[in-house]
Context: one part of a larger RNA
Molecule: small-subunit ribosomal RNA, 5' domain
Organism: uncultured prokaryote
């Protein structure tokens, strides 16, 4: 010199960063993954438009019940996309995990570019009504019914298997627009969707050379073990498997075994070369009470998904059922030690969606802590009767000390009050241009104009006001090591990092003036170069 630090004793204010290193113990609540009515039936609740009766009133109207999928929200359902991102945490892992450099035998959902497609049918389930079991969690029969949900048909240059025939294999639709012109009056059009199929991004998977901690008081290990054939499996290579065949494979350049350990960018420290470490941020692995196991998918062998098996809590009508914070918070326990059950999607990202939006404990911000670095500030300037007190004192006098008061002055922070950016770009409305197209519709893009969107936030800056006025400790003084006296005390009390002080004149203990060194902080401990 440094720390994710803790103790003690002190504490004014701002910006920035970080904040369970220990039990990968146990968890109460709440929130943290939803979203599309522009795929579907349908309208249970709401709110509006509209009809219809009634009262009241001359009437407009006003209230008040009903009807009403017609419009908006939309509950609960079928369906589709996305829950495999993002968030956590280092338990395991000495390994092709991770670092670097190469390969070849594969996939890739949403996105891009291109080719040539989008015809014709047909049966269900849910929802819903009906019943029956259950404490419940929920199950179960029957009946209707949509769809971008399921299943054939047709077509298939290119694809895939065979390769000479041949054979197999797709699809949905919706929402807007209607002048000509067609028309079966639905449409063609047009937007965005769907299916094959080439390629391209991007993302994943697989292999391989080298590097990657300690131990030899671990010396030999190994039978799917090594290598062929064949033949299954995967998206693909491979003993990955599985059946025969052959005796191989690996090791003192350290194999087996055992302790430890996520790994890197990197961070501390050093002139370096190394040593120590891998919090926070990035990159990549591994895990989600333990084990185990697959389904869906384009990706998973999925933290808040299923299913067995255990530990463990909760519920029960004892028949049976729930659950999983190593997500933000937050509680218990451990521990020297480590924060609100807070705000808001305004911003940047991400998920649905044509979009308006909605969801986002991701993120922004707030709150706690002097945890760390930084910066201000606790006043200036003048002022000797060297003032009084205090310490000392050869009693003459020194010292505290310009230090106080005393008089001029300033007002940074903190306080009150006034005003005030940027983070806001967009979306949306509207009258234009430009593209698309048959179109002056829809529809994209652009520019103009108006309208609005800020959790922070009583932001950040500025401006006024008032008054030194509201702000200083801490550690040490025998040597290393700046910084000395004079009382107690008497080998006692007690200091101490080393050396050593203490036994009656202590600069070392303990107080007190005085000093020295740092200063909102000083030290002690602890650790690492």
């Nucleotide at each position: 010199a440094u720390u994710g630090a803790a103790c003690g004793c002190u504490g004014g204010c701002g910006g920035u960063a970080u904040g369970c290193u220990u039990a990968a113990c146990a968890c109460a609540u709440g929130c943290a993954a939803g979203u599309c009515g522009a795929a579907c039936g349908g309208c249970a609740g709401c709110a509006c438009a509209g009809u219809g009766u009634g009262u009241a009133g001359c009437a407009a109207u006003a209230c008040a019940c009903a009807c009403g999928g017609g419009u908006g929200u939309a509950a609960a359902g079928u369906g589709g996309c996305g829950g495999a991102c993002g968030g956590g945490u280092g338990a395991g892992u000495a390994a092709c995990g991770c670092g670097u450099g190469g390969g070849a035998a594969u996939c890739u959902g949403c996105c891009c570019a291109g080719u040539a497609g989008u015809g014709g049918g047909g049966g269900a389930c849910a929802a819903c009504c009906c019943g029956a079991g259950g404490a419940a969690a929920c199950u179960c029969g029957g009946g209707c019914u949509a769809a971008u949900a399921c299943c054939g048909c047709a077509u298939a240059c290119g694809c895939c298997c065979u390769a000479c025939g041949g054979g197999g294999g797709a699809a949905a639709g919706c929402a807007g627009g209607g002048g000509a012109u067609c028309u079966u009056c639905g449409g063609a059009c047009c937007u965005u969707g769907c299916g094959c199929c080439u390629g391209g991004a991007u993302g994943a998977g697989c292999c391989c050379g080298c590097g990657u901690c300690g131990g030899a008081u671990u010396a030999g290990c190994u039978u799917g073990u090594u290598g062929g054939u064949a033949g299954g499996g995967u998206a693909a290579u491979g003993g990955c498997c599985u059946a025969c065949c052959a005796a191989g494979g690996c090791g003192a350049c350290g194999a087996u075994c055992c302790g430890u350990a996520g790994c890197u960018g990197g961070u501390c420290u050093g002139a370096g070369a190394g040593g120590a470490c891998g919090a926070u941020c990035a990159g990549c692995c591994a895990c989600a009470c333990u084990g185990g196991g697959a389904c869906u998918g384009a990706g998973a062998c999925a933290c808040g998904g299923c299913c067995c098996a255990g530990a463990c809590u909760c519920c029960u009508a004892c028949g049976g059922g729930a659950g999983g914070c190593a997500g933000c918070a937050g509680u218990g326990g451990g521990g020297a030690a480590u924060a609100u059950u807070g705000g808001a999607c305004a911003a940047u990202g991400g998920g649905c969606g044509a979009a308006a939006g909605c969801c986002u404990g991701a993120u922004c911000c707030a709150g706690c802590a002097a945890u760390g670095c930084c910066g201000c500030g606790u006043g200036u300037g003048u002022g000797a009767a060297g003032a009084a007190g205090g310490c000392c004192c050869u009693c003459g006098g020194g010292u505290u000390g310009u230090a106080a008061a005393g008089c001029a002055c300033u007002u940074u922070c903190a306080g009150u009050a006034a005003g005030g950016a940027a983070g806001a770009a967009a979306a949306g409305c509207u009258a234009g241009a430009u593209g698309u197209u048959a179109a002056u519709a829809c529809c994209a893009u652009c520019a103009g104009g108006c309208c609005c969107u800020g959790a922070c936030g009583u932001u950040a800056c500025c401006u006024a006001c008032a008054g030194a006025a509201g702000a200083a400790g801490c550690a040490c003084c025998g040597g290393c090591u700046a910084a000395c006296u004079c009382u107690g005390u008497g080998c006692c009390a007690g200091c101490a990092g080393c050396c050593g002080c203490g036994g009656u004149a202590a600069u070392a203990c303990a107080g007190a003036g005085g000093g020295u060194g740092c200063g909102a902080g000083c030290g002690u401990u602890a650790a690492u170069c």